A computed fold for a 180-nucleotide RNA from Pullulanibacillus pueri, annotated as Lysine riboswitch aptamer. Taxonomically the source falls in Pullulanibacillus (Bacteria, Bacilli, Caryophanales, Sporolactobacillaceae). The sequence was found by an Rfam model in a public genome assembly.
[in-house]
RNA sequence: UGUUUUGAUAGAGGCGCGAUUAUCAUCAGUAGUGUUCGGGAAAAGGAUGAGCUUUAAUGAACGAGCACAAAAGGGAUAAUUGCCGAAGUGAAGAGCCGCUCAUUAGAAUCUUCGCUGGAUCCAUGAUUGAAGAAGUCUGGAUUUGUCACACAAAGAAUUGUGUGGAGGACUAUCCAAGCC
Numbered sequence: 001u002g003u004u005u006u007g008a009u010a011g012a013g014g015c016g017c018g019a020u021u022a023u024c025a026u027c028a029g030u031a032g033u034g035u036u037c038g039g040g041a042a043a044a045g046g047a048u049g050a051g052c053u054u055u056a057a058u059g060a061a062c063g064a065g066c067a068c069a070a071a072a073g074g075g076a077u078a079a080u081u082g083c084c085g086a087a088g089u090g091a092a093g094a095g096c097c098g099c100u101c102a103u104u105a106g107a108a109u110c111u112u113c114g115c116u117g118g119a120u121c122c123a124u125g126a127u128u129g130a131a132g133a134a135g136u137c138u139g140g141a142u143u144u145g146u147c148a149c150a151c152a153a154a155g156a157a158u159u160g161u162g163u164g165g166a167g168g169a170c171u172a173u174c175c176a177a178g179c180c
Base pairs, nucleotide, nucleotide: 002179003178004177005176007174008173009172010171011170014084016083017082018081019080020079021078022077023076024075032068033067034066035065036064037063038062042055043054044053045052046104047103048102049101050100051099087116088115089114090113091112092111093110094109097106117144118143119142120141121140122139123138125137126136127135128134146165147164148163149162150161151160152159153158
């Protein structure tokens, strides 16, 4: 000098991934509240069962009319900000929320194991959703970055074409150890 291995640090991909705030549309003339008419004994607290509590003949549920009238989630734009397993997702477990108990559904949080390099489009079906929006899963196509291999060109140290792999990766630097 080169090379191998462990570790650390710093980076690159691009309509790149998230978060927060503001505005706008949708949600929706919906939920809900009040009132009138009908109705005539039940109704509510996620579902079922048991209990408990509250409302109810001073009229419950339910139906219709009138008046008033949301919000959350999801979306678009802008700004700010954290980052490059960014993040998303599947399974299992834990504990938490809601009146109590049992089973269970849902929301959010954490742990373990697994899958996906990124983006876009299309489609079957499923799921979430108010939704022909958007998201996720499945499959396919296109494109892009990276590495390896093969071929070709250049006279440079890269470029092009093709094939394939995956982020536990790739590139660069440094410490340590080993080889030459």
Its mean pLDDT, the model's own confidence on a scale to 100, is 79.
Rfam family: Lysine riboswitch aptamer. From the family's description: Riboswitches are metabolite binding domains within certain messenger RNAs that serve as precision sensors for their corresponding targets.